[in-house]
RNA sequence: GCCCCUAUGGCGGAAUUGGCAUACGCGCAUGGUUCAGAACCAUGUGGGAGAAAUCCCUUAGAGGUUCGAAUCCUCUUAGGGGCA
Repeated sequence: GCCCCUAUGGCGGAAUUGGCAUACGCGCAUGGUUCAGAACCAUGUGGGAGAAAUCCCUUAGAGGUUCGAAUCCUCUUAGGGGCA
């Protein structure tokens, strides 16, 4: 220098091939249970605003295509691998 792969809530990790982003697990919060704790059970849990209804933002970063993008295209960043 060229080619390939990876990047998603606090962590791991899905998204069925462009159509409700964050399923599921862990963790965390509250409650139950216990003499107390562990374990177990129930409910909730991306971020922000709001009394609520609801609204806004978010898939490494920036653009583009599209009615619609985590997903397709371009450039960039970081990590890993291959060739010379």